[in-house]
């Protein structure tokens, strides 16, 4: 200079005019009205995948199903996340993938091809023996050659052999037993010993290990308001009407049910417990509004210290969006950056286009997935000069 690899950061600026939400203030002609002032989205808010906060219900148990993780040792409130490390694969490398526990517990699958797909297998070859004048043909042997295939029941190489063939032998490979060392582990490195070799597929049932109550902010709290009925005043034209207040939360009809128990909880089903005077249907009717939850939190900055690190600890120092038909817009000028043609006196000049993905709704860690266009740092290959 080229290629490439990892991790980080930012994702338009400023200025006027217009106009939304929220709070503080000030004002009046108190309308949910003006008017100043202050704050007002993201790296993902977003998907809603996983975890946890938080909030109500449950908290008696057992059994029997059901989901869910899955190399190891850490971090965490937790996690299917992150860090390291191990082990397998890929790359000259930086470095990147791995749904990474068992397949000698059982069961079951292996497409197409091929003779044959798991205590296998003779299709061509290759040997033997028989038939035959022969081309060949039939019985046997053989897994060493060929040929299918994703996979063909260790590899080289010799000795046996009619041919062969872990039959047998050396070395290499795998495997398992034992014994030494290193490491917290996972797992590694080294001997030796044996039989010579037992495919893959658990995102197929299944084993093994560990985890795992239920519902969600339409949680949940409060207040007001309601039809209808009761009750007590008061007033009237007085077995009835109106009005005020208080209390209670509406009527009708069917149906099952009160110790012979509907119905409910105990996440599903059995048993078992506990609550229990109501529950289910249809039909008429009224409410259908405010307030809190709700913005101080596993909170953000910054610096020390420990730790390889994910990440803990200490000290300082900030308060940062709360809508509820859902605010955070638009437009106008300059610059910035990028495209595409054009002029150039090689400085630039000046026209047109374009700047993305997306958008809070209880919060928070995490994952994956969208993103125009840029910065910044570590590192690796390779040319080249010094």
């Nucleotide at each position: 200079c080229g290629a490439g690899c990892c991790g980080g950061c930012c994702g338009g600026g400023c200025g006027g005019c217009c106009g939304c939400g929220a709070c503080g203030g000030g004002c009046c002609a108190c309308g949910u009205g003006c008017c100043c002032g202050u704050c007002g989205a993201g790296g993902a808010a977003g998907g809603u995948c996983c975890g946890g906060g938080c909030u109500c219900c449950a908290c008696a148990g057992g059994g029997c199903a059901g989901g869910g993780u899955g190399g190891u040792u850490g971090c965490u409130a937790a996690c299917g996340g992150c860090a390291a490390c191990c082990c397998g694969g890929g790359g000259u490398g930086a470095c990147c993938c791995g749904c990474g526990g068992g397949a000698c517990a059982g069961u079951g699958c292996c497409a197409c091809a091929g003779a044959g797909a798991a205590c296998a297998g003779a299709c061509c070859g290759c040997c033997g023996g028989c038939g035959g004048u022969g081309a060949c043909g039939c019985c046997g042997g053989u897994a060493a050659g060929g040929g299918u295939g994703a996979a063909a029941c260790g590899g080289u190489g010799g000795u046996g052999u009619a041919a062969g063939a872990g039959a047998c032998c050396a070395c290499c490979a795998g495997c398992g037993g034992c014994c030494g060392g290193g490491g917290c582990g996972a797992c590694c490195c080294g001997g030796u010993c044996g039989g010579c070799u037992u495919g893959g597929c658990a995102a197929a049932c299944c084993c093994c290990a560990c985890c795992c109550g239920g519902a969600g902010c339409a949680a949940g709290g409060u207040c007001a308001a309601g039809a209808g009925g009761g009750c007590g005043c008061c007033g009237g034209u007085c077995u009835c009407c109106g009005g005020c207040g208080c209390c209670u939360g509406c009527g009708c009809a069917g149906g099952c049910g009160u110790u012979c128990g509907a119905g409910g909880g105990c996440g599903g089903c059995c048993c078992g417990c506990c609550c229990g005077a109501g529950c289910c249907u249809g039909c008429g009717g009224g409410u259908a509004g405010g307030c809190c939850g709700c913005a101080c939190g596993a909170g953000c900055c910054c610096g020390c210290c420990g730790g390889u690190g994910a990440c803990g600890g200490c000290g300082g120092g900030c308060c940062u969006a709360g809508a509820u038909g859902g605010a955070u817009g638009g437009u106008c000028g300059c610059c910035a950056c990028c495209c595409g043609g054009g002029g150039u006196a090689c400085g630039c000049c000046g026209c047109g286009g374009g700047u993305a993905c997306a958008g809070a709704a209880c919060c928070c860690g995490g994952c994956a997935u969208a993103c125009a266009g840029g910065c910044c740092g570590a590192c690796u290959c390779g040319u080249c000069c010094g």
Overview
This is a predicted structure of a 386-nucleotide RNA (Bacterial RNase P class A) from an Actinomycetota bacterium. Its Rfam family is "Bacterial RNase P class A". About the family: Ribonuclease P (RNase P) is a ubiquitous endoribonuclease, found in archaea, bacteria and eukarya as well as chloroplasts and mitochondria. By type it is a ribozyme. Model confidence (mean pLDDT): 78 of 100. The sequence was found by an Rfam model in a public genome assembly.